[in-house]
């Protein structure tokens, strides 16, 4: 060099709450804080979670629309886990 691994030090990131924003809706965003993280950096390709605008089917009501239940991601989750890509610092 590189792989494994992670003491120190120099720093990074940001759960949760909370304001505002934005979305159907899960979620995201920015602004304080500071659970936690050695890849909590990137990335939706794999599996998993989550939401149901819009599409279907069912029911009740009765104006032909209405509610309501259920499937259904093309929506989202990288701080769920693989996998890929990329990287600081050096004790052992």
């Nucleotide at each position: 060099a590189c792989a494994a691994a992670g003491a120190a030090a120099a720093g990074g990131c940001a759960a949760g709450a909370c304001a505002c924003g934005c979305g159907a809706a899960a979620a995201c965003g920015u602004g304080u804080u500071a659970c936690g993280c050695a890849a909590a950096a990137c990335c939706a390709c794999c599996g998993g979670u989550c939401u149901a605008a819009g599409g279907g089917u069912u029911u009740a009501a009765u104006u032909u629309u209405u509610a309501a239940a259920u499937c259904u991601a093309u929506g989202a989750c990288a701080g769920c886990g693989g996998a890929g890509u990329u990287a600081c610092c050096a004790a052992g």

The RNA shown here (c-di-GMP-I riboswitch aptamer) has 92 nucleotides and comes from Colwellia sp.
The source organism's lineage runs through Bacteria, Pseudomonadota, Alteromonadales, Colwelliaceae and Colwellia.